A computed fold for a 76-nucleotide RNA from Thiomargarita sp., annotated as transfer RNA.
Lineage of the source: Bacteria > Pseudomonadati > Pseudomonadota > Gammaproteobacteria > Thiomargarita.
The coordinates come from a structure-prediction model, not an experiment, and the mean pLDDT is 80.

RNA sequence: GUCCCUGUAGCAUAAUGGAUAAUGCACUGGCCUCCUAAGCCGGAGACUCUAGGUUCAAUUCCUAGCAGGGAUACCA
Numbered sequence: 001g002u003c004c005c006u007g008u009a010g011c012a013u014a015a016u017g018g019a020u021a022a023u024g025c026a027c028u029g030g031c032c033u034c035c036u037a038a039g040c041c042g043g044a045g046a047c048u049c050u051a052g053g054u055u056c057a058a059u060u061c062c063u064a065g066c067a068g069g070g071a072u073a074c075c076a
Stems, first nucleotide, its partner, number of pairs: 001072007010025004018056001027043005049065005
């Protein structure tokens, strides 16, 4: 350089056109306990990488960028 894959909460993942983006861990308030842990009941945390396009409607589809990862570079 070329090609492929992935970008969603602090971390790991769902939702694959349809109304208010869900779950686990972590964080946090309370209950419980002599205390802590565990357990139970709550809460906060995302303008879904950026900019455009298609659509009545985009996390989802298309284009270009950005970031990360992978393959390839020789011989035949």